Annotation
c-di-GMP-I riboswitch aptamer from a Thermoleophilaceae bacterium, 76 nucleotides, folded computationally. It was read from a public genome assembly, where an Rfam model found it. Its Rfam family is "c-di-GMP-I riboswitch aptamer". Rfam describes the family as follows. GEMM was predicted in a large-scale screen for bacterial structured RNA regulatory elements. Its mean pLDDT, the model's own confidence on a scale to 100, is 87.

Parts: sequence; structure tokens; C1' cells
RNA sequence: CACGCGAAAGGGCAAACCCGUCGAGAGACGGGGGCGCAAAACCACGGGGCCUGCAGGGGUCGGCCGGGUUGCCGCG
Repeated sequence: CACGCGAAAGGGCAAACCCGUCGAGAGACGGGGGCGCAAAACCACGGGGCCUGCAGGGGUCGGCCGGGUUGCCGCG
């Protein structure tokens, strides 16, 4: 450095729900809170869900699946 693996150690993130703010909404952000996660870090590229619109379309979800990029520690 690469590949496979994830027992240990140090840690990390943070579901539902509650409060506040923003938003038409899905939802996002902050605080609390932990269901879980070895990438639950980043990217909306493909599929899919959700919101919106008569439609074309637009928005949103990365903790739905796939894909791409990057990363800590250790074992082989």
C1' cells in the first nucleotide's frame, strides 16, 4: 500500500418521541432522547418512497436498494 475480516481498545453517529425555529408540504436545523449502525461519513448518478402540480415538471428522503468517493483502530 492492497484485499478480506470485525473480537478488542479509543471513540463516532443518532431512530422513534418531545420542545423550539424554518417550510405550503414531504422534510430540514437546534436542544433533549437512544432504536440501532463498521462507514448510519460525503455525493441525489440509477431504482424506489414521500410532498407538490391537471400535466410537463419541481421539491424531499443517503438510517429503502444499488453505485461512486473518502476514513479510525486492529486481526489475517